[in-house]
Molecule: c-di-GMP-I riboswitch aptamer
Organism: Acetobacterium wieringae
Parts: sequence; C1' cells; structure tokens
RNA sequence: CAACGAUAAAGGCAAACCAAUUGAAAAGUUGGGACGCAAAGCUAGAGGGCCUGUAAAAUGGCAGCCAGUUACCGAA
Repeated sequence: CAACGAUAAAGGCAAACCAAUUGAAAAGUUGGGACGCAAAGCUAGAGGGCCUGUAAAAUGGCAGCCAGUUACCGAA
C1' cells in the first nucleotide's frame, strides 16, 4: 500500500413504529425509539435499478439495492 473483518478498543449511524411538521404522492425534517449496519460517511441529469406521479412523460424522490468515491481501528 492492497485485501480482509474479532464475541478487540474508542467512538459513530439508526429500520419498523409513535408524535409534530412539509408535500398531490413517493418521501423529507425534528424529537422519541432500535431492526440492523465496518462505510447505514458522501454522491440521485451526465452508471444501472427501485418508488411516486401521468393518457404518455420526471423536471419529484430513494445512497439502509447494486455502483462510484473518501475514511477510523488492527486480531487471524
């Protein structure tokens, strides 16, 4: 440096659900709450996919689907 990932250390995130709020919806935000996560950090016109919406069409969403990219720790 690359790969790998402990019943290791220190920390981190937060599904469903509930309340408030924004939105046509999908969904977002805040608080509570933990199913899980070694990238569950970041990236959504210029990769694929999914959701909403429509007669058809995303210029609306999803990074906790794959992907791209950056990064903490160090047993085997």